[in-house]
RNA sequence: GGAGCGGGCCGGGCGGUCGCCGCGGUCUUCGGACCGGGGAGGAAAGUCCGGACUCCACAGGGCAGCGUGCUGGCUAACGACCAGCGAGGGUGACCUCAGGGAAAGUGCCACAGAAAACACACCGCCGAACUUCCGGGGGCGACCCCGGGGGUGGCAAGGGUGAAAAGGUGCGGUAAGAGCGCACCGCCGUCGUGGCGACACGGCGGGCAGGGUAAACCCCACGCGGAGCAAGGCCAAAUAGGGGGGCGUUCGAGGCUGGCCCGGCCGAAGCCCCCGGGUAGGUCGCUGGACCUCGCGGGCAACCGCGAGGCUAGAGGAAUGAUCGUCGCCCCGCUCGGCCAUCCGGCCGGGCGGGGACAGAAUCCGGCUUACAGGCCCGCUCCGUAG
Numbered sequence: 001g002g003a004g005c006g007g008g009c010c011g012g013g014c015g016g017u018c019g020c021c022g023c024g025g026u027c028u029u030c031g032g033a034c035c036g037g038g039g040a041g042g043a044a045a046g047u048c049c050g051g052a053c054u055c056c057a058c059a060g061g062g063c064a065g066c067g068u069g070c071u072g073g074c075u076a077a078c079g080a081c082c083a084g085c086g087a088g089g090g091u092g093a094c095c096u097c098a099g100g101g102a103a104a105g106u107g108c109c110a111c112a113g114a115a116a117a118c119a120c121a122c123c124g125c126c127g128a129a130c131u132u133c134c135g136g137g138g139g140c141g142a143c144c145c146c147g148g149g150g151g152u153g154g155c156a157a158g159g160g161u162g163a164a165a166a167g168g169u170g171c172g173g174u175a176a177g178a179g180c181g182c183a184c185c186g187c188c189g190u191c192g193u194g195g196c197g198a199c200a201c202g203g204c205g206g207g208c209a210g211g212g213u214a215a216a217c218c219c220c221a222c223g224c225g226g227a228g229c230a231a232g233g234c235c236a237a238a239u240a241g242g243g244g245g246g247c248g249u250u251c252g253a254g255g256c257u258g259g260c261c262c263g264g265c266c267g268a269a270g271c272c273c274c275c276g277g278g279u280a281g282g283u284c285g286c287u288g289g290a291c292c293u294c295g296c297g298g299g300c301a302a303c304c305g306c307g308a309g310g311c312u313a314g315a316g317g318a319a320u321g322a323u324c325g326u327c328g329c330c331c332c333g334c335u336c337g338g339c340c341a342u343c344c345g346g347c348c349g350g351g352c353g354g355g356g357a358c359a360g361a362a363u364c365c366g367g368c369u370u371a372c373a374g375g376c377c378c379g380c381u382c383c384g385u386a387g
Stems, first nucleotide, its partner, number of pairs: 001383010012327007020039002023036005041358001045369002048367005053228004065224005070084004085099001086097004100219002105217002107213003122159002124155003129152010167185006186208001187206008232284004242275006254266004291310008329356012
């Protein structure tokens, strides 16, 4: 200098004007006014997993269903996270993995291929054994020898098919072959050592078990009651039901006539009061918490402990906005100057104009996933060059 790997962080700054929603204070004619202070995110998103909280259900156990699935930690809990193990990928930093059981049972394995599982034989290899044909030779003859072909047969090494075909390499062996024999690797069993463990390493024994698939049913182990802040508690109209009491039906309750009395009109039956449940509405839940920052300590880490300091939205048809000035960053277009270049063009500096990512709380919290203009920082790897 180039190419990468892993991790952390930021997501415009300052100021003015007009608004919106809470909080505190003062004043108030109770309508509000004024002053002070606060007001979205790293994902507030998707609502995927786990918990707190609330109500319902619940002696205990089981079935069904769903989920998880190497080991050890961490945690309120988890399928998250951390550290390891194993397998796979990369020269490497490092990355990926639903990673228990296929020697319980069942199912499935397209196409191709002879055969996809009671394994098989298309091409091929062999001609040892049996048989047959042809040619040659020998023998008086039964028959024998040599060469070639067919059948029965032997083989599974090689070719070919496939994602996958009875472990791999080598030597021996054989008619040809084959764990048939042997060595090494692999596998299975067993023992030892190390490790909390997953597992690793080593010794001994066995020629070797019979494909794959469990994000197919299934088996095994473990976990899970349901609904969700529109949970749920409290206060509580109007109207219409419910319960109780009183008054009244010609001896007229009650209503209207601006408040009362008389009077007038309506009124042929209901009216008034109390209680209780629910609705509209209001209020609590509601934001101080597995909280944040810093320091110290323990731990490889996730995380935990202690101390000090801090308060950091709380709306609810749903506030957190709009606009202006200025500075800064990035991108695009036009343009000026300088440098390089044969040209296209490139680099540096300046001016003008335009644009600025994803997105937005809704009970709260721990994770995961997904989206994102642009930018900053840390650690590490490989390659090249120079010393």

Model confidence (mean pLDDT): 78 of 100. This is a predicted structure of a 387-nucleotide RNA (Bacterial RNase P class A) from a Vicinamibacteria bacterium. Its Rfam family is "Bacterial RNase P class A". It is annotated as a ribozyme. The RNAcentral record of the sequence draws on ENA. Of the family's consensus pairs, 95% are formed in the model. It is recorded under the gene name rnpB.